[in-house]
Predicted 3D model of a 71-nucleotide RNA (transfer RNA) from Candidatus Peregrinibacteria bacterium CG11_big_fil_rev_8_21_14_0_20_46_8. It matches the Rfam family "tRNA". By type it is a transfer RNA. The coordinates come from a structure-prediction model, not an experiment, and the mean pLDDT is 82. The sequence was found in a public genome assembly.
């Protein structure tokens, strides 16, 4: 300095443009004489900004952040 990739709950992940799910965690409950474990509920999320659309995690443009590859 060029090119591509990636960005979502505490953490890992999905998600034709039409409701943002799942696991684990974390909270409350029941089971047990306790615990590990199991079973209900519950909780928390779209890197940032503009733009297209009736309607944007998803398109687009710009931006920061990681990472790869080139010089």
């Nucleotide at each position: 300095c060029g090119g591509g990739a990636u960005g979502u709950a505490g953490u890992a992940u999905a998600a034709c443009g039409g409701u943002a799910g799942u696991a684990c965690g974390c909270g409350c409950c029941c089971a047990u004489g306790g615990g590990g474990u199991g079973g209900g509920u519950g909780u928390a999320g779209c890197c940032c900004g503009a733009g297209u659309u009736c309607g944007a995690c998803u398109c687009u443009c710009g931006g920061c952040a990681u990472c790869c590859c080139g010089a």